A computed fold for a 1511-nucleotide RNA from a Lewinellaceae bacterium, annotated as small-subunit ribosomal RNA. Its mean pLDDT, the model's own confidence on a scale to 100, is 83. Its Rfam family is "Bacterial small subunit ribosomal RNA". The RNAcentral record of the sequence draws on ENA.
């Protein structure tokens, strides 16, 4: 350049991913309807349901120029108006969609098989004559409809007779054509049928004949729903012949003949449905749909039936059955809105009993003109499309108001609004005013072909005083709907509190709800907006375009083969598919393009254009496919030759073993399990020898071997037989390849009927185990298990991978077969394994044996559950197998991988885990804390580990938060302001339990004179709360746990989640370090750096020390002394540094060292788990309270007590109590204290006094130890509770409710069941010593200090924890998961079911209406070889009766499914799910289930073996 104008997605399964998949949403449409709401026009639609039932008007008349009448005006001429005869028309138009799966429709042929009133045209023609019957007139029936007899009468009504031929039939001749039956031209004879008139013959008309147009009827190809859980269907059925009958073929009907026709490319039969143009979505293919408009068909109250006519089987025509409703004098009648208005009813729902014939159109008429619910207007409804308007500009004090916060200032509503200025669509008022109308009539004129054409006058308008024009005045007269959690635009505040509500999906609500409900506000459409309901999109979710099937649904358990689809190479012809040109035909209108009209646009208009993807016909082309005909060898087969193997069939043999019989030996057990038991066995068992019998099954070889179509197939050995492979090329010539039905085979259980039985075993029985154990374990043991014929037909019949060909790097094992070799080994070929390339996959994987890349063809799936279930068929004895829904439910159900967790999975390591030791608690009194109970109260918190001598490190009063009583209300504190008073304060007094209330004396300072200090009092602003919320927080803590982990950053690899790094191979306490590594590095953890202990130096030297010297009754008391101890500051050291062995190394040992490999102990506690703990420490958010839920008192409670449990303490005794003696100590405390010392007192204390703010006095004797007496195994010289009685101290106060003294009393208890607990060295055990807190003290608790001081660790199976690897999960709230069955409750649908019951349809017989037809027709007809009543014959609507089927509804009872809050029983299945576990089967069981026999891995782990990679 032609060409083309068009395709978007999200949410939902999971912790997270990817992928399958189904749900759900966003868009568009509608004859809509419902909720809110409404200004205005214009176009356009408006019973989807009961073709249910209809009151009442109107929808088909017309024509006097066919007829003879009757009537009224009027003198009359003449007009008008009616019935009835006759014509034309009532077959169109209008309306509905029941029926109908069919030549109905739609399309494209054909009719040589037809038919047309009216309209055109051509030809020819109209002569004679005749009898009747409406109306009418008379008499009658009858309530009415309406009807009977007589009488008379005209016609374009009827009827004879004539004429006739281009008509019709027959003949005979002849022409052209056609695939045929035939058709057709001419010419001849012969025979049959015609006609109407009408006042101005002008106009309309009458009859033959032909031709034409219109419109109809007939036939045909194709094309046209759904079920096969309808597979067989047909008797006028197929077809001949010969008639009947039609406008016309035809079994359309009949009579004979014949036996056919139709069908798996879906007959029949049952369901549904008027078909098409077109519509509506869509990118398009497609789906969907057929309401308004056009075209066809049906249909007219259900059903039947013909007449009439050109047409009819006739919506407002006819007869008859039948239901209805109406009238009725009960004798009879009369009706048919699916015409347009109504009306009832149904329904979620759909208009007014309107006007006009002015135009269009139609019917009649010569004509005016009648008629026309066709039509053209109005009328109602936002139904829908369109198209205006509610106003435009300027206005910031960013007003009030309303609302929101961090809250007295700011956001927002917001230029919005008020207020200026401007327009006037719409709507109000005046006023003007239409086209639509002519090609008509009439009248005139004027032309010619004398009945037509021109042309002027003049008459007609329902709509409608409409549309639009044009004047005034006024922003005036005019906005709402839904949402605002994510999809998906658009957020806050109140209320509620799993309620009360929302929901399209996913989900929202349980006290801080952007999701309910309301408010502000904000999106988003607008005279509408939501909702619903329905199609069609997205939906690639049934995939022609354009899908899958290994594990996700999903290859048939296998093979042979019939249709059937595909089908090597080469020439030729044809030209069915296929291409390409023309011609026909594909109605208009509709879409889509140009243009034009209504101001725009909806709409409409062009005899526009294009399309209409289609058929039909014709002319070509011939690559491809087909068809015909010839050839070919490479596909495929046979045929030679070797060869191969648990192929198959039937037969004979064999040996081990088991059992089991005989004999023998021998003698007490066997056998059996985790342990046992049941059974066997002194009637001699087991065993041991040995000789018989059975019956099945075949070690070793044997192998990831081999064969086979699958299913299977193993001793050996001939027989019989099928099959693959090499190998040479002989032969045939495409013979092929798939494979619906179909036919075969088809493991194991099962079935039948006869055999047969050693072993082994469902069932079953008995022992055991268990809470039970219908089970795993044990001992028995029956059918099966084995033959022989016959069924059965399934499986995890699996490579969960159809079947056949072809194509696409490589490496390595194995069988057979072959060629070659230089004998090492190369080649080919077919099969049967690992690993990869490419590529494919969602991944795992798959990868010449494909799940890669193509061809063919056959199965097969479309979300989970109901379900492989009912029902119906088919198959089987059966048992069950094949085929296979639905109704309801669910929002998921799966697939592979990920990263946790967790296994009664594995590996490796650690830890007072566990052994191995000690000492304990669980039993005893008693203390304390805790349940629980009581209580007025017994405040409140902590509840496995990780509460429980815990918060509390001091509840008599206070503390106290509880309870009961009594006060107070701006309040028990403290600030500010403010009105008022008054100093402040101190005394006293009265009531009262006190608080409090109330009274009463005394009593200032300062100053600019306003005041101000100081207190009371009122208002006020801030109160107050140990109330709830730790599940709204903060902080802080407890724990996994001082466990060695957790993570990033960048790179790398996977679609991803994610991985790698952090695993691996040493090593460590340690993710410690070290080597290797697609990693390279870093944080936060470990460690180390801080502080105590330990050993040296230095330096200091009081209060502390004292070798020496001097001193003292005597004491480091003193002089003096730093040496030592010690005190408390700064170094030193210890770093696997060096050294020896062993290791690449890191590191293990060891020496030496006061200390050795972290020296020991402390602080220190990763990312993070327990909604862990605490709103009562403290702080906080939100809620609740305000003469209380707050503040003070006074008593009481927190201490109660039938009980339970935790933690101690003291004990039960001789390793010891008890006396008396003469031993050592750290750390620490101390002025409202701590006390030395004297005295008193048996003590507890108590009366005096002294030192000491403390290395100075002081508490304060340490105590076990150790020496010596005494007790002598006892409820005691143990043990000390309890009880009594008499004290002390603290304090206002020791009743409830302190401690402590001392007399006296002397309980339980003799080392503690199941169970449990803590410790690994200066530990554990054990002995005393201080301190906080306190007035005192329930301290035996708590933190801390010294003394004395053990034992044991083989090891790591097992318990509990716990870190890494790895491996499985159906778990992820994470194993305190997650789940299956019965079986109880409730609700839902459905299967079955004595039967009931309703419907349609065949089928048989009976009866049979009108009617046509065919007979007859004694009666009737002026008509007479007619025609008619009438009687009959067949066929028939309907009816009626009957055996059967089919579908539906119902139903006592009854099966199993589903859903539903926490209900019972157990524990099946995910880990090795505690017996791997699934499948098929068959028995069995209260229930998952269990067992037997075969299968399969879709089982863990564990060892062996083989392959294969990689160093």
């Nucleotide at each position: 350049a032609c060409g083309a104008u068009g395709g978007a997605g999200a949410g939902u399964u999971u912790g997270a991913u990817c992928c399958u998949g189904g749900c759900u949403c966003a868009g568009g449409a509608u004859g809509a309807a419902c909720g809110c709401u409404a200004g205005c026009g214009g176009c356009a639609g408006g019973c989807c349901u009961a073709a249910u039932a209809c009151a009442u008007g109107c929808a088909a008349g017309u024509c006097a120029a066919g007829g003879g009448g009757u009537u009224c005006a009027g003198c009359a001429a003449u007009g008008g108006a009616c019935a009835c005869c006759g014509g034309c028309g009532g077959a169109c138009g209008g309306g509905u969609g029941c029926g109908u799966a069919a030549c109905g429709c739609g399309u494209a042929c054909a009719c040589a098989a037809c038919g047309u009133a009216c309209c055109c045209a051509a030809g020819g023609g109209c002569g004679g004559g005749g009898g009747a019957a409406a109306g009418c007139g008379g008499c009658g029936g009858g309530a009415a409809a309406c009807u009977g007899c007589c009488g008379g009468u005209a016609a374009u009504a009827c009827c004879c007779c004539a004429u006739g031929g281009u008509a019709u039939c027959a003949c005979a001749u002849u022409u052209u054509g056609g695939c045929a039956u035939c058709a057709u031209u001419a010419u001849g004879u012969g025979a049959u049928u015609a006609a109407a008139g009408u006042a101005c013959a002008a106009g309309c008309g009458c009859c033959c004949u032909u031709g034409g147009a219109u419109c109809g009827g007939u036939g045909u190809g194709c094309g046209u729903u759904c079920g096969a859980u309808u597979a067989g269907c047909u008797a006028g059925u197929u077809g001949g012949c010969g008639g009947g009958g039609u406008a016309a073929c035809g079994g359309c009907c009949c009579a004979c003949c014949a036996a056919g026709g139709c069908u798996c490319c879906g007959a029949u039969c049952g369901a549904u449905a008027g078909g098409g143009g077109g519509u509506g979505u869509g990118a398009g293919a497609g789906c969907a749909u057929g309401g308004c408009c056009c075209c066809c068909c049906a249909c007219a109250c259900g059903g039947g039936u013909a007449c009439u006519g050109a047409g009819a089987c006739a919506c407002g025509g006819a007869c008859c059955c039948g239901a209805c409703u109406c009238c009725u004098a009960c004798g009879g009648g009369a009706g048919g809105c699916a015409g347009c208005a109504g009306u009832a009813a149904g329904g979620a729902a759909u208009a007014u009993u309107g006007g006009a014939c002015a135009a269009u159109g139609g019917g009649c008429g010569g004509a005016a003109g009648c008629c026309u619910g066709a039509u053209c207007c109005a009328g109602c409804c936002a139904u829908g499309c369109c198209g205006c308007g509610u106003g435009a500009a300027g206005g910031a004090c960013g007003a009030a108001g309303g609302c929101g916060c961090u809250c007295a200032g700011c956001g927002u509503u917001g230029u919005a609004a008020a207020c200026u200025u401007c327009u006037u669509u719409u709507g109000g008022a005046u006023g003007g005013g239409a086209a639509c109308a002519a090609u008509a009539a009439u009248c005139g004129a004027g032309a010619c072909u004398u009945g037509u054409c021109u042309u002027g006058a003049c008459u007609u308008g329902a709509g409608g005083g409409u549309a639009c024009c044009a004047u005034c005045a006024g922003a005036a007269u005019a906005a709402g709907c839904a949402c605002c959690g994510g999809c998906u635009a658009a957020c806050u505040c109140c209320g509620u509190g799993c309620c009360a509500g929302c929901a399209g999906c996913c989900g929202c609500g349980g006290u801080a709800a952007u999701a309910c409900g309301g408010a502000g506000g904000g999106u988003g459409c607008a005279a509408g907006c939501g909702u619903u309901a329905u199609c069609c999109g997205g939906a690639a979710u049934c995939a022609c375009u354009g899908g899958g099937u290994u594990u996700a649904a999903a290859g048939g358990g296998u093979g042979c083969g019939u249709a059937g689809g595909c089908g090597g190479u080469c020439u030729u012809g044809u030209a069915a598919g296929u291409c390409a040109g023309u011609c026909g035909u594909g109605a208009a209108a509709u879409c889509g393009c140009u243009g034009g009209g209504c101001u725009c646009a909806a709409c409409c208009c062009a005899u526009g254009c294009a399309a209409u993807u289609g058929c039909g016909a014709u002319u070509g082309a011939u690559a491809c496919u087909g068809c015909g005909a010839g050839a070919c060898u490479u596909g495929a087969a046979u045929g030679g030759g070797g060869u191969u193997a648990a192929g198959g069939c039937a037969g004979g043999c064999g040996g081990a073993a088991u059992g089991u019989g005989g004999c023998a030996u021998g003698u007490a057990g066997c056998g059996g399990u985790g342990a046992a038991a049941u059974g066997c066995u002194u009637a001699g068992a087991u065993a041991u020898g040995u000789c018989g019998c059975a019956g099945a099954a075949c070690a070793c070889c044997g192998a990831u071997u081999g064969c086979g179509a699958a299913g299977g197939c193993a001793g050996c050995c001939a027989g019989c037989u099928g099959g693959g492979c090499c190998u040479g090329u002989a032969u045939u010539g495409a013979c092929g390849c798939u494979g619906a039905g179909g036919c075969a085979c088809g493991a194991a259980a099962g079935c039948g009927u006869g055999g047969g039985g050693a072993g082994c075993a469902a069932a079953c029985a008995g022992g055991a185990u268990u809470a039970g154990a219908u089970a795993c374990c044990c001992u028995g043991g029956u059918a099966g298990u084995c033959c022989a014929c016959g069924c059965c037909c399934u499986a995890a019949a699996c490579g969960a991978u159809g079947c056949u060909c072809a194509c696409u790097u490589g490496c390595u094992g194995u069988u057979c077969c072959u060629c070659u070799u230089u004998c090492g080994g190369g080649g080919g070929g077919a099969g049967u394994g690992g690993c990869g390339u490419a590529g494919g996959g969602a991944a795992a994987c798959c990868g010449g044996u494909a799940a890669g890349u193509g061809a063919g063809c056959c199965a097969c799936c479309u979300g989970g559950g109901g379900a492989g279930u009912a029902c119906g068929c088919c198959c089987g004895c059966a048992a069950g197998g094949g085929u296979g829904a639905a109704a309801c439910u669910c929002a998921a159900a799966g697939g592979a991988a990920u990263u946790g967790a967790c296994g009664g999975g594995g590996g490796u390591c650690c830890g007072c885990a566990c052994a191995a030791g000690c000492g304990g608690u669980g039993g005893a009194g008693c203390a304390u804390g805790u349940g629980g109970u009581u209580u007025a109260a017994u405040u409140c918190g902590a509840u496995g580990a990780u509460a429980c001598g815990c918060g509390a490190g001091g509840a008599a009063c206070c503390u106290u938060a509880c309870c009961u009583g009594g006060g107070c209300u701006a309040g028990a504190a403290u600030g500010c302001a403010u009105u008022u008073g008054g100093a402040a304060u101190a005394u006293g007094g009265a009531u009262g339990a006190a608080a409090g209330u109330u009274c009463a004396u005394a009593g200032c300072c300062u100053u600019u004179c306003g005041g101000g200090g100081c207190c009371a009092c009122u208002u006020g602003c801030a109160a107050g709360g140990u109330g709830c919320u730790g599940c709204a927080u903060g902080g802080c803590u407890g724990u996994c746990g001082u466990c060695a982990g957790c993570u990033c950053g960048u790179g790398u690899c996977g679609u991803g989640a994610g991985a790698u790094g952090u695993u691996g191979g040493g090593u460590u306490a340690a993710g410690u370090c070290c080597c290797g590594c697609a990693a390279c590095g870093a944080g936060c953890g470990c460690a180390a750096c801080c502080c105590c202990c330990g050993u040296g130096u230095c330096c200091a030297g009081u209060u502390g020390c004292c070798a020496g010297c001097a001193g003292u009754a005597a004491u480091g008391u003193u002089g003096g002394g730093g040496a030592c101890u010690c005190u408390g500051g700064a170094c030193a050291g210890a770093c696997u540094g060096c050294c020896g062995c062993c290791g690449c190394a890191a590191g293990g040992u060891g020496u030496g060292g006061a200390a050795g490999g972290u020296g020991g102990g402390g602080a220190c506690g990763a990312c993070g788990u327990c909604a862990a703990g605490u709103c009562a420490u403290c702080a906080u958010g939100g809620c609740c309270u305000u003469u209380a839920u707050g503040c003070c008192c006074a008593g009481g409670g927190c201490u109660a007590c039938a009980c339970a449990c935790g933690u101690g303490c003291u004990a039960c005794a001789a390793u010891g109590g008890g006396g008396u003696g003469a031993a050592c100590a750290g750390a620490g405390g101390g002025c409202a204290g701590c006390u030395a010392c004297c005295g008193c007192g048996c003590g507890a204390g108590c009366g005096g006094a002294u030192g000491c703010g403390a290395a100075u006095c002081u508490c304060a004797g340490a105590a076990a130890a150790c020496a010596c007496c005494c007790c002598c195994c006892a409820g005691u010289u143990c043990g000390g509770a309890u009880u009594g009685g008499a004290g002390u101290c603290u304090g206002c106060a020791a009743c409830c409710c302190g401690a402590c003294u001392c007399c006296a009393u002397g309980a339980a208890g003799g080392u503690g069941g199941a169970a449990u607990c803590g410790c690994u060295a200066g530990u554990a055990a054990u002995c005393g010593c201080g301190c906080a807190u306190c007035a005192g003290c329930c301290a035996u608790g708590g933190c801390g200090c010294g003394g004395u001081g053990a034992a044991u660790a083989c090891g790591u199976u097992c318990c509990c924890g716990g870190a890494c690897c790895u491996u499985g999960u159906a778990c992820a709230c994470a194993c305190c998961g997650c789940c299956c069955g019965u079986c109880a409750a409730g609700c839902c649908a459905u299967g079955g079911g004595a039967g009931c019951u309703u419907g349609g349809g065949g089928c048989g017989c009976c009866u049979g209406a009108a009617g046509a037809c065919g007979g007859u027709g004694a009666c009737u007809u002026u008509g007479a070889u007619g025609g008619g009543a009438g009687c009959u014959g067949c066929c028939u609507a309907a009816g009626g009766c009957g055996a059967a089927a089919c579908a539906g509804g119902u139903g006592a009872c009854u099966g199993g499914g589903g859903c539903u809050a926490a209900g019972u029983c157990g524990u099946a299945a995910c880990a090795a799910g505690g017996u791997a576990g699934c499948c098929g089967u068959a028995c069995c069981g209260g229930a998952a289930g269990g067992u037997g026999c075969g299968g399969c891995u879709g089982g863990a782990a564990u060892a062996c073996c083989u392959c294969c990679u990689u160093u």